The RNA shown here (c-di-GMP-I-GGC riboswitch aptamer) has 82 nucleotides and comes from Sulfurimonas sp. Its Rfam family is "c-di-GMP-I-GGC riboswitch aptamer". Rfam links the family to the GO term cyclic-di-GMP binding. The sequence was found by an Rfam model in a public genome assembly. Lineage of the source: Bacteria > Pseudomonadati > Campylobacterota > Campylobacterales > Sulfurimonas.

RNA sequence: CAAAUAAAUGCCAAACCAUUCGUAAGAAUGGGACGGAAAGCCUACGGGUCUUAAGUUUUUUAAGACAGCCGGGUUACUUUGA
Numbered sequence: 001c002a003a004a005u006a007a008a009u010g011c012c013a014a015a016c017c018a019u020u021c022g023u024a025a026g027a028a029u030g031g032g033a034c035g036g037a038a039a040g041c042c043u044a045c046g047g048g049u050c051u052u053a054a055g056u057u058u059u060u061u062a063a064g065a066c067a068g069c070c071g072g073g074u075u076a077c078u079u080u081g082a
Stems, first nucleotide, its partner, number of pairs: 001081004011036002016031006034068001040074003045071003048066007
């Protein structure tokens, strides 16, 4: 520098449950493991999905949520190759 067939010393932790916060989408903490080679990061850059409010009759505007939906950017672990 390139790649991800297999694995997991180590790392993260879906659903679900409890508590708290939020009108809601959802978030935090603890328990818990379905999975993950970026399931690290962006406090969301492009697309997408969802929530709330307003207008309106087909979608538009505004404010939010999702990074474990797909891209993109950036840094890094393991293994293999050069």